[in-house]
Context: one part of a larger RNA
Formats: sequence, structure tokens, C1' cells
RNA sequence: CGCUGGCGGCAUGCUUAACACAUGCAAGUCGGAGGUGCAGUGGGGCUUCGGCCCCGUGGAAACUGGCGGACGGGUGAGUAACACGUGGGAAUCUGCCCUAGGGUACGGAAUAACGCCGGGAAACAGGUGCUAAUACCGUAUACGCCUGACGAGGUACGCCCUUUGGGGGAAAGAUUUAUCGCCGAAGGAUCGGCCCGCGUCGGAUUAGCUAGUUGGUGGGGUAACGGCCCACCAAGGCUACGAUCCGUAGCUGGUCUGAGAGGACGAUCAGCCACACUGGGACUGAGACACGGCCCAGACUCCUACGGGAGGCAGCAGUGGGGAAUAUUGGACAAUGGGGGCAACCCUGAUCCAGCAAUGCCGCGUGAGUGAAGAAGGCCUUAGGGUUGUAAAACUCUUUCACCGGGGAAGAUAAUGACGGUACCCGGAGAAGAAGCCCCGGCUAACUCCGUGCCAGCAGCCGCGGUAAGACGGAGGGGGCGAGCGUUGUUC
Repeated sequence: CGCUGGCGGCAUGCUUAACACAUGCAAGUCGGAGGUGCAGUGGGGCUUCGGCCCCGUGGAAACUGGCGGACGGGUGAGUAACACGUGGGAAUCUGCCCUAGGGUACGGAAUAACGCCGGGAAACAGGUGCUAAUACCGUAUACGCCUGACGAGGUACGCCCUUUGGGGGAAAGAUUUAUCGCCGAAGGAUCGGCCCGCGUCGGAUUAGCUAGUUGGUGGGGUAACGGCCCACCAAGGCUACGAUCCGUAGCUGGUCUGAGAGGACGAUCAGCCACACUGGGACUGAGACACGGCCCAGACUCCUACGGGAGGCAGCAGUGGGGAAUAUUGGACAAUGGGGGCAACCCUGAUCCAGCAAUGCCGCGUGAGUGAAGAAGGCCUUAGGGUUGUAAAACUCUUUCACCGGGGAAGAUAAUGACGGUACCCGGAGAAGAAGCCCCGGCUAACUCCGUGCCAGCAGCCGCGGUAAGACGGAGGGGGCGAGCGUUGUUC
């Protein structure tokens, strides 16, 4: 892709354009850090009966601040490389968490929100005034912390360790009063960064490659070693055991195949890496050079009052396009897990479920028994018969699955169930709703008749067809597989 199609379970589902994307959702949370504070509401006052003012309470909302947004989710473009796999190593960092011990003192100046003013089409931005803090700053104090120096001791002779004195460095409070925090230092756990041995595709119709290049000294930089960067000095370094160049490619656990050796592959799931419109850059931070953060440049799309702005689905759905080809703009946070929070709880297209697809695997059904006058019909025939064939009818029986009615979970430790009135159980009706596809010359299992007449056609290979074709087309019969069967492609 063609023909066909009953049910269920479990899986899987853009291999192509890392093509472009409308719309919605996918990362928030904390009022027990802080100042404001709308609606509502309780009390009081005033009133022109419209409402207004004051005090309290207050589920929103934005703002300052904290933690999280570096996880989770996607993709495979790039990468032949310490990227990955495996085994080692030393010069390292580590928020939250755990362990033991110590501390949490005294002060200060601002700023957003807000008010007012004016600017802009918008995005947004400016001036001025007020205010709080677990935001910011100063002072004090501090150990085993940092830093350099002297003396003494130890020593693997590496200013490495120990001791003494000098210099430097902290903090934050909140509340329901019992907790949660905060600071410095030590240890642990976990996660990461770095280095090395070995392994890791094809091409020699690529044979030479290299100037921060290779090494040293001194410095800078980093959490940390290092030409990582810089100055100076030396002239080295790699290569036929394949450097360099070109092509291809994410790697692995594994998957497919095979008796194995091996060959091919790297979907789903798991580990690692890389990327996030294209290229570059840093900021913040314990951690990023950061998919849904920032800046610059570029292409593209959109808005515009033409001055200027906005955007990034390789998140989940979905659209166009490409293509032989791949699904719903679904439900729920009930479970598991994650973020925030003392908690209540909030968020979570992670996840759990449901929907669609015979895409795959597995299971089940489409009835069972009896039934020969071997009925009728079909096909063949030597016209006797043979065959379809116990097949059908008929009689007796059953009810899986599907259908109708009733009950109805586990998954959830006390509460909480999206799935779901699902699974499952009981009752009911009725053989009732449920079989096709390919093949039959040899390979290869299964044969006759008719039609056709080198035509029409078949075909994986050999080959069939030119008037009796088991090979074409139809029929009857048969073989194979069966909710599938064939075909094509691909791998062994």
C1' cells in the first nucleotide's frame, strides 16, 4: 500500500522540514520577612438622603524581600571528541539535608510600592515627596577561618605540619512561646568541575600537519591543575601503530538476527552528552553562560499615531507545510514525585488516566453434540457414478465475548479517587451481533473443467501463453494462515 475486520489486556505512535507557527495551558510560592491596601464587613459621626469622614477587620492586587525558575519536560542539529564506555587519579566546589559544638551585640542611611507633576500611539520611561523590612551599610566581638612574617620543634627536604605573637573577616528576625530561622567554623552525605590509561565508523584517488604551535621561567586568572591567558626564553610537538584533511555519526545499557562466532541497529525505557530561531556575550547565583531570563547582531513574523515597539512550541495539545507515513486544541492533581510554605494549602501538559490507530505482542470469540434418504444445488463424469459432505437442514444443548438490568471495588495509614458506575460479581434474552486473505508448474503444501490462442496476461528465480494451458482469466475443488492475510521497503 491492497483486500478484509468481532472483543479485551499490555505496549507503541513525525524515521521526513533542528520547516514556520494562530490559540490555550506547561513555574511558581511564602502575609509566620516588609510597608501599602481595593471589594466586602463591624462600630461611630455627618448628610442636600446621592453619599462622605474616622476607627477596626479584611479573602484580592501590585510592590520590596526570600526560596525556586540550573530540577522536571523536549530534541539529536552539532560533535570522531576525554563526547561516551570502563578503570584509575589530585589541584577542587557543593544551596537545601545530616552530626557535634559556638554565636545571634549596638547603631545608621536609603529605596520600590504610594502621592503629586508632566512625557509617549504603545511598549514603557522621567522628575519630585513620603515609608518598612529577614533589602543595604557602619561599629563591636569571635574559635580550630583567611593572610603573610619571626622563633622553636618534626620531616618523606616539597616554606609541608604543629605551636606562639601581629593584621583581616559575621549575624535577622518572625509568630499562636513553642518552633521556624540567621552567622562563622568543622565533619558527613549528595551533586558537579578537572586530569589520565584503554576502547570507540569509512576514505591514502587525503602524506605531511602545527606559531600559543611544543616546552621552560615569571605572572594573571579560576572553586581548582593547566598555554587557560600574558611577557620573556628555547625550538620544539604530532605522523605510515595513519597525523592532517574529507565524508558520515550523538555515545552507552541494550535491540534485531544468528547454533555460535559474528553482522546490523541505537525507537520506546534507563545513564551520560549536546542544543533551545541563527551567531556572539556576559549578569545574577551554591549551581547557568541559562528552552518558556538579560544584552548585541542577523533572518523571519506581527503591531504602529512612522517616532518606535513585540515575538521565538526541538514543553502538552493543536495548525500549515514536507512526506509512503505517525494521535485529542481531553480529565485530574486521587496516587507517585517536584517547587514554595510552620502549616492549611497553592502550583505542577512531570505524572496518573481517558480518547484515536489491527502499529506490535498476547488472549478470546464467531458455537457444541447428534445428524445419510449421503437431500437439493454446484462441479466433474467413462453417464454407472464421484465430489462438495456430517457439511447443510432437522433435533437436543450451551451463552464465552458483545448487548440489557442490578450490585459494585482495591488502588487511601484518619480525610481525600481523575480513572469510573471502570474492573469484577449477580440476573436476563437469544445461535442469536462477529471471517477473511493469499496460494495450488518446480523450488513449495495444494488439480480439474471452461474461456483465451505469443493475444489478453502472469512472473521472486527457472520460466508460462502461437487451439485440449495443472503457470493467463473464471468456476468447482484443494492447501496455508487467520482478525488478519498478502505486497513493497529494510536488517540478519

RNAcentral holds the full RNA, with entries from ENA. Predicted 3D model of a 492-nucleotide part of an RNA (small-subunit ribosomal RNA, 5' domain) from an uncultured prokaryote. Its mean pLDDT, the model's own confidence on a scale to 100, is 84.